[in-house]
Molecule: transfer RNA
Organism: Candidatus Melainabacteria bacterium
RNA sequence: GGGGAUAUAGCUCAGUUGGUAGAGCGCACGGAUCGCACCCGUGAGGCCUGGGGUUCGAAUCCCCAUAUCUCCA
Numbered sequence: 001g002g003g004g005a006u007a008u009a010g011c012u013c014a015g016u017u018g019g020u021a022g023a024g025c026g027c028a029c030g031g032a033u034c035g036c037a038c039c040c041g042u043g044a045g046g047c048c049u050g051g052g053g054u055u056c057g058a059a060u061c062c063c064c065a066u067a068u069c070u071c072c073a
Stems, first nucleotide, its partner, number of pairs: 001072007010025004019056001027043005049065005
């Protein structure tokens, strides 16, 4: 220098040919227990790496950039 992959909640990851964003763990509160842990219930928490474009509508399609991983030279 060139090719490819990834970027979504605190962490690990889903998101079905574009239609108001989910799970597990963790966290808070409540229940249960003499109490703690386990267990049960409820809840908070993200405008989806940044910018632009297409569209009535974009995490999703297109372009550019950034970061990480990887292959080739």